[in-house]
RNA sequence: CCGCGUGUGGCGGGGCGGUAGCGGCGCCCUGUAACCUUCAAUCCGCUACAGGAGGGCCGAUAAACCGUAUUGAGGAUAUUUCCUGUGAGGCAGCCCCGGAUAAGCGGUGUCGAAGGCCGGGUCCUGCGCGGCGGGCACCUGUGAACCUCGUCAGGUCCGGAAGGAAGCAGCGAUAAGCAGAUCUGUCCGGGCGCCGCGGGUUUGCCUGGCUGGAGCUGGCUGUUCGGAAAGCGCUCGGAGGUUAAUAUUCGAAGACGGCUGCGCGG
Numbered sequence: 001c002c003g004c005g006u007g008u009g010g011c012g013g014g015g016c017g018g019u020a021g022c023g024g025c026g027c028c029c030u031g032u033a034a035c036c037u038u039c040a041a042u043c044c045g046c047u048a049c050a051g052g053a054g055g056g057c058c059g060a061u062a063a064a065c066c067g068u069a070u071u072g073a074g075g076a077u078a079u080u081u082c083c084u085g086u087g088a089g090g091c092a093g094c095c096c097c098g099g100a101u102a103a104g105c106g107g108u109g110u111c112g113a114a115g116g117c118c119g120g121g122u123c124c125u126g127c128g129c130g131g132c133g134g135g136c137a138c139c140u141g142u143g144a145a146c147c148u149c150g151u152c153a154g155g156u157c158c159g160g161a162a163g164g165a166a167g168c169a170g171c172g173a174u175a176a177g178c179a180g181a182u183c184u185g186u187c188c189g190g191g192c193g194c195c196g197c198g199g200g201u202u203u204g205c206c207u208g209g210c211u212g213g214a215g216c217u218g219g220c221u222g223u224u225c226g227g228a229a230a231g232c233g234c235u236c237g238g239a240g241g242u243u244a245a246u247a248u249u250c251g252a253a254g255a256c257g258g259c260u261g262c263g264c265g266g
Stems, first nucleotide, its partner, number of pairs: 001266006009058003012030005020047005035055005065258004071253001074250007082241003086237004091233001093232002096227006103221003106217003115211008123200006129193002132189006139180004148173004156165003
């Protein structure tokens, strides 16, 4: 060095979950040349040599074992960050309301501001006047079978006569009433009035005059004070997501290096 046999061992590994723990089973990652049957998540098996049972294959090679590295998929934990809901608070702030101020802008003011004085109006009230409406009177017309008036034909009555009396119709007039007219007078009333006189109220608003002689106003911004609310922001808490970073940790796989039992025969 070669061949045969044996069998340390291998026929996947890892993370999470679960467990006192380990392995299986489950989910995921990685990887492949990656055996078969069976058990099993309220589970199965086991105990630091930590799956059990049965069968098969490979076998001292390397795919076994050991080591190296700022190699490294992926996972876990913590902290911070980010995102989305949520509970509470009521605080530098935004938003909203009110007050003050008057620095800036605007408006207004020497064609005269603020302030002061005197009036007028608006408001209330009394009276008057006017107007409007209504009633009455006045005026016009109409208006009585008899129970109104005048005149009373005819007729009637009284009378010897003269004459007298009552009196219907008609005619004329008129009462109540009805209608009209609205001129005048008078009485009453009001959702009336560019009216007159007087009184009250003067707080506000409008306005006139005199005085005065430079401010006034507060619409916006600013400053300040107070309030309201809980929409945003803020503070505190909690949930979910897992965006990003850092730290710790596990780590498949790959790379490189090392290592290689025993027996027999040649």